Overview
Model confidence (mean pLDDT): 80 of 100. The RNA shown here (transfer RNA) has 86 nucleotides and comes from a Methanobacteriota archaeon. Its Rfam family is "tRNA". From the family's description: Transfer RNA (tRNA) molecules are approximately 80 nucleotides in length.

[in-house]
RNA sequence: ACGGGGGUGGCUGAGUUGGUCAAAGGCGCCGGGCUUAAGAUCCGGUCCGUAAUGGUUCGUGGGUUCGAAUCCCAUCCCCCGUACCA
Numbered sequence: 001a002c003g004g005g006g007g008u009g010g011c012u013g014a015g016u017u018g019g020u021c022a023a024a025g026g027c028g029c030c031g032g033g034c035u036u037a038a039g040a041u042c043c044g045g046u047c048c049g050u051a052a053u054g055g056u057u058c059g060u061g062g063g064u065u066c067g068a069a070u071c072c073c074a075u076c077c078c079c080c081g082u083a084c085c086a
Base pairs, nucleotide, nucleotide: 001082002081003080004079005078006077007076010027011026012025019066028046029045030044031043032042033041047055048054059075060074061073062072063071
């Protein structure tokens, strides 16, 4: 340099014929049950906020669309392969 793959919540990791996605599952954390207690296990909760059917989010910035994690463009970073220089 070229080709391919990837970047999602505190961590991990699903999700692309565009729509019922605040976003599966696991971990962690918080509350509760159980226990003398702790662990294990079970139940509930875990973006912000509420009068609300409200707002915000998928590396970053744009675009298309009624609607984007998903499609298009640019760009940053990571991984694999090939090539080049030394």

Taxonomically the source falls in Methanobacteriota (Archaea, Methanobacteriati).